[in-house]
Molecule: TPP riboswitch aptamer (THI element)
């Protein structure tokens, strides 16, 4: 001196399913279940260091009360950012010994 840790702050992106029952004509409430987070939130995660998240997918394998959930697909295609502080690690110069 460079650079990928970390920390504020403003902005910005995105998800919110499954089942049971109560009754099936219709609004809706309860309850389990996984997860950070199930539109109860102003939370909850992500923001190129990008699996937050969406398509592929009403797809393929396993599971179960479940179409949820788990895994592969995936070095698959997208996909939302700047600023201040600051060096956790590395890496080069130079100078001392």
């Nucleotide at each position: 001196u460079c650079u990928g840790a970390a920390a504020c702050a403003a902005g910005g992106g995105g998800g919110u399913g499954c089942c049971u029952u109560u009754c099936u004509g219709u609004c809706a409430a309860a309850g389990g279940c996984u997860g950070a987070g199930a539109u109860c939130a102003u939370a909850c995660c992500c923001c190129g260091c990008g699996a937050a998240c969406c398509u592929g997918a009403u797809g393929c394998g396993g599971u179960u009360a479940a179409u949820a959930c788990c895994g592969a697909c995936g070095u698959a295609g997208g996909g939302a950012u700047u600023g201040u502080u600051g060096g956790u690690g590395g890496a080069u110069u130079c100078g001392a010994u």